[in-house]
Predicted 3D model of a 353-nucleotide part of an RNA (small-subunit ribosomal RNA, central domain) from an uncultured archaeon.
Rfam family: Archaeal small subunit ribosomal RNA. Its Rfam clan is "SSU clan". For this family Rfam cites "Crystal structure of the ribosome at 5.5 A resolution" (Yusupov et al., Science, 2001).
Its mean pLDDT, the model's own confidence on a scale to 100, is 88.
Context: one part of a larger RNA
RNA sequence: UUGGGCCUAAAGCGUCCGUAGCCGGUUUUGUAAGUUUCUGGGUAAAUCCCACAGCUUAACUGAGGGAAUUCCAGAAAUACUGCAGAGCUAGGGGCCGGGAGACGCAGAAGGUACCCUUGGGGUAGGGGUGAAAUCCUAUAAUCCUAGGGGGACCACCAGUGGCGAAGGCGUUCUGCGAGAACGGGCUCGACGGUGAGGGACGAAAGCCAGGGGCGCAAACGGGAUUAGAUACCCCGGUAGUCCUGGCUGUAAACGCUGCAGGCUUGGUGUUACGUUCUCUACGAGGGGACGUAGUGCCGAAGAGAAGUCAGUAAGCCUGCCGCCUGGGAAGUACGUUCGCAAGGGCGAAACUU
Numbered sequence: 001u002u003g004g005g006c007c008u009a010a011a012g013c014g015u016c017c018g019u020a021g022c023c024g025g026u027u028u029u030g031u032a033a034g035u036u037u038c039u040g041g042g043u044a045a046a047u048c049c050c051a052c053a054g055c056u057u058a059a060c061u062g063a064g065g066g067a068a069u070u071c072c073a074g075a076a077a078u079a080c081u082g083c084a085g086a087g088c089u090a091g092g093g094g095c096c097g098g099g100a101g102a103c104g105c106a107g108a109a110g111g112u113a114c115c116c117u118u119g120g121g122g123u124a125g126g127g128g129u130g131a132a133a134u135c136c137u138a139u140a141a142u143c144c145u146a147g148g149g150g151g152a153c154c155a156c157c158a159g160u161g162g163c164g165a166a167g168g169c170g171u172u173c174u175g176c177g178a179g180a181a182c183g184g185g186c187u188c189g190a191c192g193g194u195g196a197g198g199g200a201c202g203a204a205a206g207c208c209a210g211g212g213g214c215g216c217a218a219a220c221g222g223g224a225u226u227a228g229a230u231a232c233c234c235c236g237g238u239a240g241u242c243c244u245g246g247c248u249g250u251a252a253a254c255g256c257u258g259c260a261g262g263c264u265u266g267g268u269g270u271u272a273c274g275u276u277c278u279c280u281a282c283g284a285g286g287g288g289a290c291g292u293a294g295u296g297c298c299g300a301a302g303a304g305a306a307g308u309c310a311g312u313a314a315g316c317c318u319g320c321c322g323c324c325u326g327g328g329a330a331g332u333a334c335g336u337u338c339g340c341a342a343g344g345g346c347g348a349a350a351c352u353u
Stems, first nucleotide, its partner, number of pairs: 003325004007307002012321001014201004021194003025088007033081002035077007048066003052062003091191001092188003095184003103177007110154002114150008125136002162169002206247006215241002220236004258320006266298014302309002326353003335346004
């Protein structure tokens, strides 16, 4: 609960696709369902309004008139909405063009570091810390050097730079696939927006099976520190981290800001594309102006409790969805459903304050 809200007070689903529903550009014709007007009927009584009467008055009661709401039938109106027909091009889609990109998947190649190992050199320490110790080392360590093997990662470039719906994506090359922006006096012609249910994707951790395992490292074992030290520091170290196939479906999944469209002074960076001017050692080269799309900063009006937001709105409007309604109990119990499990989804109340 016909209200007011959702950046930070409670509240935007993690993200997208999409069914029903709701909403929907512009011109015209028809229709008249919605809508509007009129007439008639109906609308029990009481209630309500008007004025009158009865109890001494009032409350109250009685008689009369009226109003009010849905409804039915008929007649009319046609702006808006609907429905049907025919058009249009400003929304949307398609096509074409040259560019941008850590966008996805697969394959191949490479780079330093690290660890192991083999050979050579070399000798007593090394390592670690605030200081130490545990630890490694005479079966030759640490260190230098030449080879071999292994797995993980991808310095510099790197940028409030780019791409992606979000999660996320960073060595190079190739193949396949996808999306966005810009430009077009080419085309279709409202085909659109949102989206309950539903579906797909979804970091890390975790789970199952099989591989792999250099480094790092929950748990764990030691050494320190300390009153204690189930920690912070140090020496080790197993799951895991990596790959393939499946499951899980959650995060401060954050811009703590749902999606789409329109409108509203400015300034200044940057990325991509286009137009144009200019310089040119002519090269996809340098510089400037304008336009479109993205991404930042500062600010006007306005908004806001303020912080702040401010053409990437939290301003002014429209459509649709989701969500909130004091704190705790509690994202618990119960039930149901999904999951191998861990657990996830939906989700209370008593009581308390």